[in-house]
Molecule: c-di-GMP-I-GGC riboswitch aptamer
Organism: Desulfuromonas sp.
RNA sequence: GCCGACAAUGGCAAACCCAGGGCAACCUGGGGACGCAAAGCCACGGGUCCUUCUGGGAUAGCCGGGAUACCGAAG
Numbered sequence: 001g002c003c004g005a006c007a008a009u010g011g012c013a014a015a016c017c018c019a020g021g022g023c024a025a026c027c028u029g030g031g032g033a034c035g036c037a038a039a040g041c042c043a044c045g046g047g048u049c050c051u052u053c054u055g056g057g058a059u060a061g062c063c064g065g066g067a068u069a070c071c072g073a074a075g
Base pairs, nucleotide, nucleotide: 002075003072004071011036012035016031017030018029019028020027021026034061041066042065044064045063046062047059048058049057050056051055
């Protein structure tokens, strides 16, 4: 370095509910945990979704990719 333990220390938080924002997809906060080893970050390629559609937007918890990061058993 690859890798990823029934390891340790911690972390995130699906559905659903409440409040707020948005035309919407969806987002933010609180509650809540199905899961996650990058489920932390970036819309670059593809996908999906929305729309007030020559356009604009959402999704990083759909996949790929990029630059980073904690821990350290086996191999």